Predicted 3D model of an 85-nucleotide RNA (c-di-GMP-I riboswitch aptamer) from Caldanaerovirga acetigignens. The model forms 95% of the base pairs in the Rfam consensus. The RNAcentral record of the sequence draws on ENA. Rfam family: c-di-GMP-I riboswitch aptamer. Rfam links the family to the GO term cyclic-di-GMP binding. The coordinates come from a structure-prediction model, not an experiment, and the mean pLDDT is 83.
RNA sequence: CCUGAAAAAGGGCAAACCCGGCGAAAGCCGGGGGCGCAAAGCUGCGGGCCUAAGGGCUUAUGCCUAUGGCAGCCGGGCUGCCGGG
Numbered sequence: 001c002c003u004g005a006a007a008a009a010g011g012g013c014a015a016a017c018c019c020g021g022c023g024a025a026a027g028c029c030g031g032g033g034g035c036g037c038a039a040a041g042c043u044g045c046g047g048g049c050c051u052a053a054g055g056g057c058u059u060a061u062g063c064c065u066a067u068g069g070c071a072g073c074c075g076g077g078c079u080g081c082c083g084g085g
Stems, first nucleotide, its partner, number of pairs: 001085004012037002017032006035072001041078003045075003048070003054065004
């Protein structure tokens, strides 16, 4: 520098659910838990999805809207353990 087919070692992360907190919600944070994960490390850049407080429309029920989220939905970018070449 290239690579992740198989195997190994040391390990790592942590879904549902439960408890506490934050939030309008989606969801997030901490503890427990462990379904899974070789980038389930980081990044909202492209697509997608969730929510709709505020705002707009509506007689109204309600509808639209991200400046709020999801990286464990798919791509892109950045970084990295171990092994192989």